[in-house]
Context: one part of a larger RNA
RNA sequence: UGACGGGGGCCCGCACAAGCGGUGGAGCAUGUGGCUUAAUUCGAUGCAACGCGAAGAACCUUACCUGGCCUUGACAUACAGCGUGAAAGCUAGUGAAAGCUAGUGACGGCCCGAAAGGGUGCUGGGGCUGUACAGGUGCUGCAUGGUUGUCGUCAGCUCGUGUCGUGAGAUGUUGGUUUAAGUACCGCAACGAGCGCAACCCUUGUGCUUAGUUACCCGGUAGCAAUGCCGGGGCCUCUAAGCAGACUGCCUCGCUUUAAACGAGGAGGAAGGUGGGGAUGACGUCAAAUCAGUAUGGCCCUUACGGCCAGGGCUGCACACGUGCUACAAUGCCCGGUACAGAGGGAUGCAAGGCUGCGAAGCGGAGCAAAUCCUUGAAAACCGGGCCCAGUUCAGAUUGGAGUCUGCAACUCGACUCCAUGAAGCCGGAAUCGCUAGUAAUGGCGCAUCAGCUACGGCGCCGUGAAUACGUUCCCGGGCCUUGUACA
Numbered sequence: 001u002g003a004c005g006g007g008g009g010c011c012c013g014c015a016c017a018a019g020c021g022g023u024g025g026a027g028c029a030u031g032u033g034g035c036u037u038a039a040u041u042c043g044a045u046g047c048a049a050c051g052c053g054a055a056g057a058a059c060c061u062u063a064c065c066u067g068g069c070c071u072u073g074a075c076a077u078a079c080a081g082c083g084u085g086a087a088a089g090c091u092a093g094u095g096a097a098a099g100c101u102a103g104u105g106a107c108g109g110c111c112c113g114a115a116a117g118g119g120u121g122c123u124g125g126g127g128c129u130g131u132a133c134a135g136g137u138g139c140u141g142c143a144u145g146g147u148u149g150u151c152g153u154c155a156g157c158u159c160g161u162g163u164c165g166u167g168a169g170a171u172g173u174u175g176g177u178u179u180a181a182g183u184a185c186c187g188c189a190a191c192g193a194g195c196g197c198a199a200c201c202c203u204u205g206u207g208c209u210u211a212g213u214u215a216c217c218c219g220g221u222a223g224c225a226a227u228g229c230c231g232g233g234g235c236c237u238c239u240a241a242g243c244a245g246a247c248u249g250c251c252u253c254g255c256u257u258u259a260a261a262c263g264a265g266g267a268g269g270a271a272g273g274u275g276g277g278g279a280u281g282a283c284g285u286c287a288a289a290u291c292a293g294u295a296u297g298g299c300c301c302u303u304a305c306g307g308c309c310a311g312g313g314c315u316g317c318a319c320a321c322g323u324g325c326u327a328c329a330a331u332g333c334c335c336g337g338u339a340c341a342g343a344g345g346g347a348u349g350c351a352a353g354g355c356u357g358c359g360a361a362g363c364g365g366a367g368c369a370a371a372u373c374c375u376u377g378a379a380a381a382c383c384g385g386g387c388c389c390a391g392u393u394c395a396g397a398u399u400g401g402a403g404u405c406u407g408c409a410a411c412u413c414g415a416c417u418c419c420a421u422g423a424a425g426c427c428g429g430a431a432u433c434g435c436u437a438g439u440a441a442u443g444g445c446g447c448a449u450c451a452g453c454u455a456c457g458g459c460g461c462c463g464u465g466a467a468u469a470c471g472u473u474c475c476c477g478g479g480c481c482u483u484g485u486a487c488a
Stems, first nucleotide, its partner, number of pairs: 001488002003485003007482007015472002019435005026326008034317002042053002064312007073133001077132006089104006108123002110119003135301002138299003144295001146290003149286001151284001156195006162171003175186003201278004206244007216233007247272001250266005328428001332387006344375003349368002354363003394425001399420007441464007
């Protein structure tokens, strides 16, 4: 100087407390451990691994296993030699395919020539042989780059000069007050500065200006209406570009050294004290993670640890754990009626009206490269009716049957539909998680990946919409000062 303490002081955080909803019990989904296996590819392992890499494992992917094949190789560059009616393609045989075997298979340039045609490995391209080499998801993340997680969006981490100290170092950065903040003010042997904080950026909340098509409004017309057509408008909604607006600016009180900073309240205001949300992650810590994203040193393999193919496996199941979904019901379930979104996506695409089917879906195809058309009837809510507390008109696992769709192909191993079946489950032990407001809880909708989908996951969007916070004694994590130390 740090680190540590079941030392002290001050302070903060959904850390506790106060509340609301869960997990832990059930069924299923998913990941992991374990076990099994020819293989169940590899990595991730307290927080910070376990719906993680994987924003899509039937083949492919695929790295694993079994079997069948190839050996200058699926891919790159170079050199030497040898053919050039050779390769690709096509045909045939064999085969699960890959592969192997056989046949067939355009002669570019240059030279001669008027042309037909001929000549030529000198040259392009391609082949064969050989040599260098290719190739490796083989090892080492404890050889690395790059990237990422974490403490933590915590308020810290440092430097120059000066001063002090023999020195390591200290000071500044400590102190008083204050803040979300090393934020700010005052003081002070310090004076300044840098990386962080904040602001600048995006979005949302208010208004103004500009601009109106596909959006909006008005009129006419057709129609019961939905809506269509025609004409007009720039008010409103909205769209999207610019600007304004919030700064403790104003007022009162408190605190204080009569100051400053700050705190409490008020006015005005769409918004008030960082308005809400996002992006943004200092010096560093964990030899943290990744050689399997790519790059890369070293080591290793080279008729195989490389390459191709078929089938299988990654989906196995006495069990254990994590993360979720659905429930156990009456604030509910079922049936009928009926209202209101936002953000996205669409050409090998989204697909309307219509017809068929109980349905998944099929037939067909208007319109739309989209503020125009489609996806698209949002659901919960609301209105009416039924159920009457029961393993039920709750719950839907499992199983049987019949189908639809994608795709060479749904046996291992897809999703969905219909009929039948109707399991566990009556609110969950010890323990444990999230959340402070348009949040939790709850309802639906969309997108990426993608032929299809094991999505109940992930990322977004809107609807409905709470309760509670006395307080900081305690648990956990963190910041500053101080103290002890057989630690570095």

Description
The part of an RNA shown here (small-subunit ribosomal RNA, 3' major domain) has 488 nucleotides and comes from a Pseudomonadota bacterium. It matches the Rfam family "Bacterial small subunit ribosomal RNA".